[in-house]
RNA sequence: GGGCCCAUGGCUCAGCCCGGCUAGAGCACUCGGCUCUUAACCGAGGGGUCGGGGGUUCAAAUCCCCCUGGGCCCA
Numbered sequence: 001g002g003g004c005c006c007a008u009g010g011c012u013c014a015g016c017c018c019g020g021c022u023a024g025a026g027c028a029c030u031c032g033g034c035u036c037u038u039a040a041c042c043g044a045g046g047g048g049u050c051g052g053g054g055g056u057u058c059a060a061a062u063c064c065c066c067c068u069g070g071g072c073c074c075a
Stems, first nucleotide, its partner, number of pairs: 001074007010027004020058001029045005051067005
């Protein structure tokens, strides 16, 4: 220098290919129930606007461009 992949709640991930319930799950956390108590179990709740910017569109996590960070390969 070139190519490919990854980036979504605190953590691990799904959704992206084929744009459209104005974003979900598990764990963790908070509250309550149960229990002598803890754990487990059950119920409820808070928490992300999708790495950053721009573009296309009625509408973008999803398509296009640039950039940042990480990984792998080639040179």
Description: Model confidence (mean pLDDT): 82 of 100. Transfer RNA from a Candidatus Woesearchaeota archaeon, 75 nucleotides, folded computationally. It matches the Rfam family "tRNA". Taxonomically the source falls in Candidatus Woesearchaeota (Archaea, Nanobdellati). RNAcentral holds the sequence, with entries from ENA.